[in-house]
Context: one part of a larger RNA
C1' cells in the first nucleotide's frame, strides 16, 4: 500500500449522479393504528409499553394417588381430591450498564410516473415500464371444419372436441368511456359494361414446289398448281383488374388564411380556400415540450430535479386504446423522520496478502 473485518470525540448526508455502502430496525405478548378503498384491504400502518431470577398468593386446563361409599364382587361404579405437569395473573424482593443479556429475526413515512395483480425473460453486462395474464373486440371455421405438420402422400394434430367449440389478430384487471373520415391500401359482397390467358377459330401472308408456261447466247432464271411446311387477322373465350357498394376494436388519416366587441388584449362571430374527414371527450412543458431552467404557486437559506396549476400540444388523444384507480413492485423519480466513518477528517485495532530474508 491492498483486501476482509472491529471501534470512534463533536457534527449527522455537509458525501455523492444518487444515502451507493454501512449503520439502524428486528423475536414474542399487550395497547394503539390515518388518508384512501374494489370494503377484501391499506396494516406488522404509524406510535408506545413489557420480557431475567427468587419468594408468596391466585385463576384455568390436564393427569389423578391414598382414603371413603355402593353392590350386579368386578381389570366395577361413585365421592373427595393429594401430588405432579402446562399456562395466565397479582404482590413483594434480588442482581447487573444492559434480562428476546450470545446468535439468528421488518427501518419507517409522504408524494408522483409506469405496469392492474401472482407470474415470465436476454444460461455468461439488461428482471424492467419489456413478455405473459384474466377481460374486451374483430375475424375465420358447419365437420373429411378452419388452421397446422408431412415428399402434390399415407397419416397425424386440431379432437375422440362441434360455434358457450376450435384457429388467427389486436387490446390488456376494474371504473367512466372509446368521437369524425371508406378518398388511398386491404378485406367482404356484386355483377351490367370495359379489358383479359390457354384454348377454339381460320381469312390472309411467307418458304419449298414435278409438269406446263415465259425468258435467255449454252448455263444460271422467272412464274407457280397439288402436297408439305412456317406463320396467322377477325370472332368465341374465366377468374382477376377497371367498375359499383359495404367495412376503421381493418392498415391508416383527423387543415390553412383573413377580419371582427365602446381602453387594451382576446375573439363567442363572420368571410374565404382546400379536404375523404378536418382531433370530439379526456389529458397536457407529459417516459411525449424544440424554444425551456416556459410562467405562477409549494417545498429549500438557496431547487435545470420534484409536486400542483396554466395551455403557446415544435410533434397527446381515444382497444398501435384515452383518462382515472384500491392493492401489488429486488421498478423509476422527488421529499422527510430515524440512523450512521458516506462525509467534515481522519485515527486506532485484528486477520490475509504485498514487501524483506530463507
Nucleotide at each position: 500500500c491492498u483486501c476482509u473485518c472491529g471501534u470512534u470525540a463533536a457534527g449527522g448526508a455537509a458525501c455523492u449522479c444518487g444515502g451507493c455502502a454501512a449503520a439502524a430496525u428486528a423475536a414474542c405478548c399487550c395497547c394503539g393504528u390515518a388518508a384512501c378503498u374494489u370494503c377484501g384491504g391499506a396494516a406488522g400502518a404509524a406510535g408506545g409499553g413489557g420480557u431475567g431470577c427468587c419468594u408468596c398468593g391466585u385463576g384455568a386446563g390436564g393427569u389423578g394417588a391414598a382414603a371413603c361409599c355402593u353392590u350386579u364382587u368386578a381389570c366395577a361404579g361413585g365421592u373427595c381430591g393429594a401430588g405432579c405437569c402446562u399456562u395466565g395473573u397479582g404482590a413483594g424482593g434480588c442482581c447487573g450498564c444492559a434480562g428476546u443479556g450470545a446468535a439468528g429475526a421488518g427501518g419507517c413515512c409522504c408524494a408522483g410516473g409506469c405496469g392492474a395483480c401472482u407470474g415470465u425473460u436476454u444460461a455468461g453486462u439488461a428482471a424492467a415500464a419489456a413478455c405473459a395474464c384474466a377481460u374486451g373486440u374483430c375475424u375465420c371455421u358447419g365437420c373429411u371444419a378452419a388452421g397446422u405438420c408431412g415428399c402434390u402422400a399415407a397419416g397425424a394434430c386440431g379432437a375422440c372436441g362441434u360455434a358457450u367449440a376450435g384457429g388467427g389478430a389486436c387490446u390488456g384487471a376494474c371504473a367512466c368511456c372509446u368521437g369524425c373520415c371508406c378518398g388511398g391500401u386491404g378485406c367482404u359482397g356484386g355483377a351490367a359494361g370495359g379489358u383479359u390467358a390457354a384454348g377454339g377459330g381460320a381469312a390472309g401472308a411467307g418458304g419449298u414446289g414435278a409438269a406446263a408456261u415465259c425468258a435467255u447466247u449454252c448455263a444460271a432464271g422467272a412464274c407457280g398448281u397439288a402436297g408439305c411446311u412456317u406463320u396467322g387477322a377477325a370472332c368465341c373465350g374465366a377468374a382477376g383488374c377497371c367498375c359499383c357498394a359495404g367495412u376503421a376494436a381493418a392498415c391508416g388519416g383527423c387543415g390553412g388564411c383573413c377580419g371582427u366587441a365602446a381602453c387594451u388584449a382576446u375573439a363567442a362571430c363572420g368571410g374565404u380556400c382546400c379536404u375523404a374527414a378536418g382531433g370530439u371527450a379526456g389529458c397536457g412543458a407529459a417516459a411525449u415540450u424544440c424554444c425551456u431552467u416556459g410562467u405562477c404557486a409549494g417545498g429549500u437559506a438557496a431547487g435545470u430535479u420534484c409536486u400542483g396549476a396554466c395551455c403557446c400540444g415544435c410533434a397527446c388523444g381515444a382497444a398501435u386504446g384515452g383518462u382515472g384507480u384500491a392493492a401489488c413492485g429486488a421498478u423509476c423519480u422527488g421529499g422527510g423522520c430515524g440512523c450512521u466513518g458516506u462525509c467534515u477528517c481522519a485515527a486506532c485495532g485484528a486477520g490475509g496478502g504485498a514487501c524483506u530474508c530463507g
This is a predicted structure of a 358-nucleotide part of an RNA (large-subunit ribosomal RNA, domain IV) from a marine metagenome.
It matches the Rfam family "Bacterial large subunit ribosomal RNA". Gene Ontology terms of the family: ribosome and structural constituent of ribosome.
The prediction has a mean pLDDT of 86.